RNAcentral holds the sequence, with entries from Rfam and Ribocentre. c-di-GMP-I riboswitch aptamer from Oxobacter pfennigii, 86 nucleotides, folded computationally. Rfam family: c-di-GMP-I riboswitch aptamer. Rfam links the family to the GO term cyclic-di-GMP binding. The coordinates come from a structure-prediction model, not an experiment, and the mean pLDDT is 86. Taxonomically the source falls in Oxobacter (Bacteria, Bacillota, Clostridia, Eubacteriales).
RNA sequence: ACUCGAUAAAGGCAUAAUUAGUGAAAGCUAAUGACGCAAAGCUAUAGGGGCUAAAGUGUUUUACACUAUGCCAGCCAGUUGCCGAA
Numbered sequence: 001a002c003u004c005g006a007u008a009a010a011g012g013c014a015u016a017a018u019u020a021g022u023g024a025a026a027g028c029u030a031a032u033g034a035c036g037c038a039a040a041g042c043u044a045u046a047g048g049g050g051c052u053a054a055a056g057u058g059u060u061u062u063a064c065a066c067u068a069u070g071c072c073a074g075c076c077a078g079u080u081g082c083c084g085a086a
Stems, first nucleotide, its partner, number of pairs: 004084002012037002017032006035074001041079003047076002049072003056066004
């Protein structure tokens, strides 16, 4: 240094749910709360995947289908990084 990850040390994040705000929705923000996490840090036109469908388009039109310009990093990935027993 790489790989790896302890019933180690120090510190960190926060699922579901609830409340409030925001948004067409997905979702996001804050508080409470901990399911879990060694990257659950960061990156969303410029990798893959997923969610939503306001506007738009189409049709057999009070409906359905398609579509991201809206999102998800706690799906994979990329990138940076703390500790160090074997």